[in-house]
RNA sequence: ACUGCGGAACAGACAUUCGCUCGUGCCAAGUGUGCGAGAGGAAAGUCCGAACACCACAGAGCAGAAUUCCGUUUGAAAGGACGGGGCGUCGAUGGCAAACGUCGAUGUAUGGAAAGUGCAACAGAAAAUAUACCGCCACGCAAGUGGUAAGGGUGAAAAGGAGGUGUAAGAGACCACCGCCGACGGAGCAAUCCCGUCGGGCAUUGUAAACCCAAUUCGGUGCAAGACAAUGUAGGGUGCGGGGCUGCUCGUCCAUAACGCAUCGGGUAUGUCGCAUCUCGAAAGAGAGCAUAGAAUCGGAGUAAUUCGCCUAUGCAGAUAAAUGAAUGUCGGUUCUACUUGUAGAAUUACAGAAUUCGGCUUAUGCUCCGCAGUUUUC
RNA sequence: GCUCCCGUAGUUCAAUGGAUAGAGCAGCGGUCUCCGAAGCCGCAAAUGGCAGUUCGAAUCUGCCCGGGAGCACCA
Numbered sequence: 001a002c003u004g005c006g007g008a009a010c011a012g013a014c015a016u017u018c019g020c021u022c023g024u025g026c027c028a029a030g031u032g033u034g035c036g037a038g039a040g041g042a043a044a045g046u047c048c049g050a051a052c053a054c055c056a057c058a059g060a061g062c063a064g065a066a067u068u069c070c071g072u073u074u075g076a077a078a079g080g081a082c083g084g085g086g087c088g089u090c091g092a093u094g095g096c097a098a099a100c101g102u103c104g105a106u107g108u109a110u111g112g113a114a115a116g117u118g119c120a121a122c123a124g125a126a127a128a129u130a131u132a133c134c135g136c137c138a139c140g141c142a143a144g145u146g147g148u149a150a151g152g153g154u155g156a157a158a159a160g161g162a163g164g165u166g167u168a169a170g171a172g173a174c175c176a177c178c179g180c181c182g183a184c185g186g187a188g189c190a191a192u193c194c195c196g197u198c199g200g201g202c203a204u205u206g207u208a209a210a211c212c213c214a215a216u217u218c219g220g221u222g223c224a225a226g227a228c229a230a231u232g233u234a235g236g237g238u239g240c241g242g243g244g245c246u247g248c249u250c251g252u253c254c255a256u257a258a259c260g261c262a263u264c265g266g267g268u269a270u271g272u273c274g275c276a277u278c279u280c281g282a283a284a285g286a287g288a289g290c291a292u293a294g295a296a297u298c299g300g301a302g303u304a305a306u307u308c309g310c311c312u313a314u315g316c317a318g319a320u321a322a323a324u325g326a327a328u329g330u331c332g333g334u335u336c337u338a339c340u341u342g343u344a345g346a347a348u349u350a351c352a353g354a355a356u357u358c359g360g361c362u363u364a365u366g367c368u369c370c371g372c373a374g375u376u377u378u379c
Numbered sequence: 380g381c382u383c384c385c386g387u388a389g390u391u392c393a394a395u396g397g398a399u400a401g402a403g404c405a406g407c408g409g410u411c412u413c414c415g416a417a418g419c420c421g422c423a424a425a426u427g428g429c430a431g432u433u434c435g436a437a438u439c440u441g442c443c444c445g446g447g448a449g450c451a452c453c454a
Base pairs, nucleotide, nucleotide: 001375002374003373004372005371006370007369008368010366012331013330014329015328016327017326018325020038021037022036023035024034025033026032027030040351044362045361047360048359049358050357051356052222053221054220055219059250060249061248062247064218065217066216067215068214069084070083071082072081073080074079085110086108087107088106089105090104091103092102093101094100111213112212116211117210118207119206120205133152134151135148136147137146138145139144160178161177163175164174165173179202180200181199182198183197184196185195186193187192226273227272228271229270236264237263238262239261240260241259242254243253244252245251266453267452268451277288278287279286280285289316290315291314292313293312294311298309299308300307301306332349333348334347335346336345337344338343339342380450381449382448383447384446385445386444389404390403391402392401397434406422407421408420409419410418427443428442429441430440431439
């Protein structure tokens, strides 16, 4: 210097001119004028969780949905952080070698496959209560029959590994070692481990982002929720007969036609509130939160960049077809070119636009800084 | 704004998680004909994208991309 991973900050600044929305003051009351405020880190996707509002405060069962190793911690929840375990991949290493063990790095939507069901194409002899194609051995003239899972071959997956004994040939058939499974003991808060003892020769395959089982949680609808007011029309037609509690049943509530549901036709396409940081308060005001700037150079977190706390000042978007903008100039940032090497010229300046609010997740995105790893160059 | 659904050749549709994703129409080439149509033979052409689960993904899961539908009030 470049690349990758992780973490953090910022999201151009100022001036002039012309505009937009809201609040507020003034007047001669005009679509006038002064002052003040006016998008984000993701406002996005609408993927989770909550506030809030309504449905009858919503009971029981079934169905359905969501979540899923353990511990600590943060949080209202969802979610996050740290540490540990299991599993997978890669590298190193132990061992003659293999199975496997140990160490390191990295990934992981990671309960249960010994409750049950399903599936495992093709290839292969045989694919899950399974199997003899080649080979090997025995018998037989041969065809063939029987034994055999050591060896070959197929596959993603094929009988634990390799050595010995044994045998006609072989085989955990038997033996030592390594591995595996179970029980007990032990270690650990736990997930779990396998340190020890005993037992089992080990056919106990994989898959639950297949059904399923276990545990935990869940009433529904979303600001087009909902409240009030206004305008206007035909307070109509047709069909169904219980309807609501938003899947079903029980249960319960409302109703017995001035009712309810569906549909056709008709009318309106308006305003205010909800709704603008939150809480208390009649108000004045007080407290808290957040943002910006300053002061302080103190304390906490972090390896660092950076961040938090204490003090002071100022300020908290509410539009409704949807305001928050545009032009010019100067200074910045980035890239390229030129040379007089710090100047000049040119280009460019991301992703993107609040719509009830808040906390997360995910995705898009420019530039800078810090840490770690790797590669290359120079000293 | 809220809720829900869909995405396979140019087009209309298929495909229990299983080999090289299949068919009709359309397209292109050949054959037939004096020429064209029809017929016959052949060719090209696709799982919206990126990851993950699995031995194996159009299918299952997650995140994006694109498209579509429904929901106002009154009587």